[in-house]
RNA sequence: CGGGGUGUAGUGAAUCGGUAUCACGCUUCGUUCGGGACGAAGAGACACGGAGUUCAAUUCUCCGCACCCCGA
Numbered sequence: 001c002g003g004g005g006u007g008u009a010g011u012g013a014a015u016c017g018g019u020a021u022c023a024c025g026c027u028u029c030g031u032u033c034g035g036g037a038c039g040a041a042g043a044g045a046c047a048c049g050g051a052g053u054u055c056a057a058u059u060c061u062c063c064g065c066a067c068c069c070c071g072a
Stems, first nucleotide, its partner, number of pairs: 001071007010024004018055001026042005048064005
């Protein structure tokens, strides 16, 4: 320098145009002498930044940024 991929709660991952879901973690309660385990309830992401398309974008297009891979 060229090509490809990825970017979504604290962490990891779903969501291929219409109210963003799950696991672990976290908070509260129950259980226990206490803790763990187990059970119940709850909080937490406007989706890397911007622009465009659309009635509507996490999703499609473009430009950036970060990281990963391949090539030179």
Molecule: transfer RNA
Organism: Candidatus Collierbacteria bacterium RIFOXYA2_FULL_46_20